SAM riboswitch aptamer (S box leader) from Shimazuella kribbensis DSM 45090, 103 nucleotides, folded computationally. Of the family's consensus pairs, 89% are formed in the model. The prediction has a mean pLDDT of 87. The sequence was found by an Rfam model in a public genome assembly. Its Rfam family is "SAM riboswitch aptamer (S box leader)". From the family's description: The SAM riboswitch is found upstream of a number of genes which code for proteins involved in methionine or cysteine biosynthesis in Gram-positive bacteria.
RNA sequence: UUCUUAUCCAGAGAGGCGGAAGGAAUUGGCCUGAUGAAGCCUCGGCAACAGAUUUGCAAAAACACUGUGCCAACUCCAACAAGUUCUGCUUGAAAGAUAAGAA
Numbered sequence: 001u002u003c004u005u006a007u008c009c010a011g012a013g014a015g016g017c018g019g020a021a022g023g024a025a026u027u028g029g030c031c032u033g034a035u036g037a038a039g040c041c042u043c044g045g046c047a048a049c050a051g052a053u054u055u056g057c058a059a060a061a062a063c064a065c066u067g068u069g070c071c072a073a074c075u076c077c078a079a080c081a082a083g084u085u086c087u088g089c090u091u092g093a094a095a096g097a098u099a100a101g102a103a
Base pairs, nucleotide, nucleotide: 001103002102003101004100005099006098007097008096013043014042015041016040017039021032022031023030026079027078028077029076044071045070046069049067050066051065053062054061055060075095080092081091082090083089084088
């Protein structure tokens, strides 16, 4: 990097550096930001995908030790399709993110 499977309406802060953008890509919105955004560092936290540990015959449950991950807004909303009480609503795709396995 590619493929497969699963999940994605919940949850989670402070300090320092930094100095104007950010919210994945394109478009249209709508938000966040000098009462300092992105990014980096330190400590902290959330969660429970995989491993470990404990309980259990097993399925599972507990725990939060390890490997990730995450800590504004539903993956911020929609743009593709279908349905519908019809330009509204609902559902499913596509794309994306995370984990595990394989190549």